Predicted 3D model of an 85-nucleotide RNA (Glycine riboswitch aptamer) from Yoonia sp. F2084L. The coordinates come from a structure-prediction model, not an experiment, and the mean pLDDT is 77. Of the family's consensus pairs, 86% are formed in the model. Rfam family: Glycine riboswitch aptamer. Rfam's curators write: This family represents the bacterial glycine riboswitch.
[in-house]
RNA sequence: AACUUAACGUUGGGAGAACCAGACCACUGGUGCCGAAGGAGCAACCGCCUCGGAAACUCUCAGGCCAAAGGACCGACGUUGAGCG
Numbered sequence: 001a002a003c004u005u006a007a008c009g010u011u012g013g014g015a016g017a018a019c020c021a022g023a024c025c026a027c028u029g030g031u032g033c034c035g036a037a038g039g040a041g042c043a044a045c046c047g048c049c050u051c052g053g054a055a056a057c058u059c060u061c062a063g064g065c066c067a068a069a070g071g072a073c074c075g076a077c078g079u080u081g082a083g084c085g
Base pairs, nucleotide, nucleotide: 003083004082005081006080007079008078009077010076011075012074013073018031019030020029021028022027032065033064034063038061039059040058041057045053046052047051
């Protein structure tokens, strides 16, 4: 150098679920609904095993249910660190 990996940045993709009344352009109330920010619970499993980690499962506190924005997660590139060499 190449490769692997973590964080961060840029960038491409990125789901679900709504009606009524008021209001009239993003809010309020009622009822219903959704899971893929975050949070909580169970647990296969993993590790250095009295301990720690751990799902897209479960809950729906938070969030969301035109568009936009956000968005777990996936890909590309870059920077830095670590590993390998």